[in-house]
RNA sequence: UAUAACCUUCGGGGCAGGGUGCGGGUCUCUGACCCAAAUCCCGAUCGGUGGUAAUCCCGGAAACGGGUAAGCCCACGAGCAUGAGAAUGCAUGAACCGGUUCGAUUCCGGUGCCGGCGGUAACAGUCCGAAUGAAAGAAGGUUCCC
Numbered sequence: 001u002a003u004a005a006c007c008u009u010c011g012g013g014g015c016a017g018g019g020u021g022c023g024g025g026u027c028u029c030u031g032a033c034c035c036a037a038a039u040c041c042c043g044a045u046c047g048g049u050g051g052u053a054a055u056c057c058c059g060g061a062a063a064c065g066g067g068u069a070a071g072c073c074c075a076c077g078a079g080c081a082u083g084a085g086a087a088u089g090c091a092u093g094a095a096c097c098g099g100u101u102c103g104a105u106u107c108c109g110g111u112g113c114c115g116g117c118g119g120u121a122a123c124a125g126u127c128c129g130a131a132u133g134a135a136a137g138a139a140g141g142u143u144c145c146c
Stems, first nucleotide, its partner, number of pairs: 004143007017042003023035005044126002046115002048076004056067004071113002079090004095111005117129003
């Protein structure tokens, strides 16, 4: 340095504020007022892992190696509920335009879009639960052989 086996650790973030009003109450009672459960409406906010040319940065005499940029480009990533089981149901998402550049759907600017299952006084990416779980993978270590 390469290869193989194994071990350890790590490995997901998030509704401020306003509106409506299920329902309840008050009064000088058929209209006025007050309280008031958001998953609804306005708005706010969040973004797993690997890859990805140039430039740039680091190492090197060079060849070359390493690093740096994507929720919506290419891939990967626990499925969940009911049931004794067989089985059944649900889920597997989303981007364009302009600029810079030899080169960017990744940078800069603008405008958009997307987000499992089950639960819930009411339809949930953000609350609760499966989950003190598991995985893509990341880092480190041990041993064997050359």
The prediction has a mean pLDDT of 78. FMN riboswitch aptamer (RFN element) from an Anaerolineaceae bacterium, 146 nucleotides, folded computationally. Rfam family: FMN riboswitch aptamer (RFN element). Rfam describes the family as follows. The RFN element is a highly conserved domain that is found frequently in the 5'-untranslated regions of prokaryotic mRNAs that encode for flavin mononucleotide (FMN) biosynthesis and transport proteins.